[in-house]
RNA sequence: AAAAAAUAUUAAGCCUCUUCCUGUAUAUGUUCGAUAAUAUGGUUCGAAUGUUUCUACCGGGUUACCUUAAAUUACCCGACUACAGGAAGAGGGGUGAAUAAA
Numbered sequence: 001a002a003a004a005a006a007u008a009u010u011a012a013g014c015c016u017c018u019u020c021c022u023g024u025a026u027a028u029g030u031u032c033g034a035u036a037a038u039a040u041g042g043u044u045c046g047a048a049u050g051u052u053u054c055u056a057c058c059g060g061g062u063u064a065c066c067u068u069a070a071a072u073u074a075c076c077c078g079a080c081u082a083c084a085g086g087a088a089g090a091g092g093g094g095u096g097a098a099u100a101a102a
Base pairs, nucleotide, nucleotide: 007100008099009098010097014092015091016090017089018088019087020086021085022084023083024082025081026056029049030048031047032046033045034044041066042065050057058078059077060076061075062074064072
């Protein structure tokens, strides 16, 4: 100096879980039927549609309008779900990797 075997410790990648961030989808939207109320009111139920998409399609607030009728208007705040990428943490398992000693 090289090779082989064994020991100890420890990464990265990897696997599982949790949380967070970003992006895509969808506009928490639209249409229809039934139903309820009436200015102290403007509700409830169902179906369809919308996504290369499962699920959801609501909650709270403000405003306009409707002179008592059957119909509502505009806006603000809030997510959930599916998929993709990323970050952090915990755990697992550890090789043909690294280090150490003999």

A computed fold for a 102-nucleotide RNA from Tepiditoga spiralis, annotated as Purine riboswitch aptamer. Its Rfam family is "Purine riboswitch aptamer". The family has 133 seed sequences and 4,097 matches in Rfam 15.1. The source organism's lineage runs through Bacteria, Thermotogota, Thermotogae, Petrotogaceae and Tepiditoga. The coordinates come from a structure-prediction model, not an experiment, and the mean pLDDT is 78.